[in-house]
Context: one part of a larger RNA
RNA sequence: CCUCCGUCAAGGAACUCGGCAAAUUGGCCCCGUAACUUCGGGAGAAGGGGCACCCCGCGUAGCGUGGAGCGGCUAGCCCGUGGAGCGUGAGGGGGUCGCAGUGAGCAGGCCCAGGCGACUGUUUACCAAAAACACCGGUCCCUGCCAACACGACACGUGUGGACGUAUAGGGGCUGAGACCUGCCCAGUUCCGGAAGGUUAAGGGGAGAGGUUCGCGCCUUGAACCGAAGCCCCGGUAAACGGCGGCCGUAACUAUAACGGUCCUAAGGUAGCGAAAUUCCUUGUCGGGUAAGUUCCGACCCGCACGAAAGGUAGAACGAUCUGGGCGCUGUCUCGACGGGGGACCCG
Numbered sequence: 001c002c003u004c005c006g007u008c009a010a011g012g013a014a015c016u017c018g019g020c021a022a023a024u025u026g027g028c029c030c031c032g033u034a035a036c037u038u039c040g041g042g043a044g045a046a047g048g049g050g051c052a053c054c055c056c057g058c059g060u061a062g063c064g065u066g067g068a069g070c071g072g073c074u075a076g077c078c079c080g081u082g083g084a085g086c087g088u089g090a091g092g093g094g095g096u097c098g099c100a101g102u103g104a105g106c107a108g109g110c111c112c113a114g115g116c117g118a119c120u121g122u123u124u125a126c127c128a129a130a131a132a133c134a135c136c137g138g139u140c141c142c143u144g145c146c147a148a149c150a151c152g153a154c155a156c157g158u159g160u161g162g163a164c165g166u167a168u169a170g171g172g173g174c175u176g177a178g179a180c181c182u183g184c185c186c187a188g189u190u191c192c193g194g195a196a197g198g199u200u201a202a203g204g205g206g207a208g209a210g211g212u213u214c215g216c217g218c219c220u221u222g223a224a225c226c227g228a229a230g231c232c233c234c235g236g237u238a239a240a241c242g243g244c245g246g247c248c249g250u251a252a253c254u255a256u257a258a259c260g261g262u263c264c265u266a267a268g269g270u271a272g273c274g275a276a277a278u279u280c281c282u283u284g285u286c287g288g289g290u291a292a293g294u295u296c297c298g299a300c301c302c303g304c305a306c307g308a309a310a311g312g313u314a315g316a317a318c319g320a321u322c323u324g325g326g327c328g329c330u331g332u333c334u335c336g337a338c339g340g341g342g343g344a345c346c347c348g
Stems, first nucleotide, its partner, number of pairs: 001343008010334002014332001019329001027051005036041001038177001052096005062088004069081004073076001097101001109327007116319002121133002137175007149161003179313003183244003188241002191236004197232003203226002208221005245263005272306001273303001284300005
């Protein structure tokens, strides 16, 4: 010097990105417990008090079990009575000892507020455990059974799963408990429906034309017309992919604009939220908290660029989650000191 461990005056987070680490707390009994809440919870909330040993009592009151004896009959491994023994065991009074009685060891620190996810679960075997995944519930679509779909198939008979299931079933997508809700747009794209019409291939059809021949023929070419799905067309469909405006003016201080005008659109963002896990300008402004606060909380709303199942908003409970604050407690620190175990180092 490294590592592991122990102790510390005064102070007590001044440390630091951050109380990281450590310390505090810790068991049992009793008292006592708030907001909020889905009335279950929150709760071990928080916050307090007690705890050993001896005697009263060779372990009491009570509780459990229940022998002998006695009584009864339906005569039983019976019932009643009876209380011995055994087990368990508070509470009270008196006394004793120590600094200390769950005497060592094992054994929650707590509270307030907010973000996210309802919850228990799952995950990057070896840097991520989470607000990611899953989830109960919701909704849409597909599938009538040799089902849809799948076997990363396809060489084949056709097999296997789905399923010894049958639409209250199975498959796929999105959302993600429960509560209150989920607006407007079908112009584009998708998908679904549509016995008409338009277009449309092979094929059918052969008017007609050409070559050759004396001719019969043979060969080539070929219009009209008849021909599917698809596309066009008509409609539907957003918990399908998606989208949800601009400019100008206006009120008797100013400011602002309920109001008006105009252009464009398929329709111009409703409710609710909002400097947010989203806000660039930005440390926005105001309030709270601090002596002092780019974080935090509450508001405001000029939302660069929230918004309703890529769900919106509230929200109890839950969380080795994330953020801010406080009490307690501490070698984190002021600021270091001492001790112990193991290394390093020296000798062998």
The part of an RNA shown here (large-subunit ribosomal RNA, domain IV) has 348 nucleotides and comes from a metagenome. Model confidence (mean pLDDT): 88 of 100. It matches the Rfam family "Bacterial large subunit ribosomal RNA".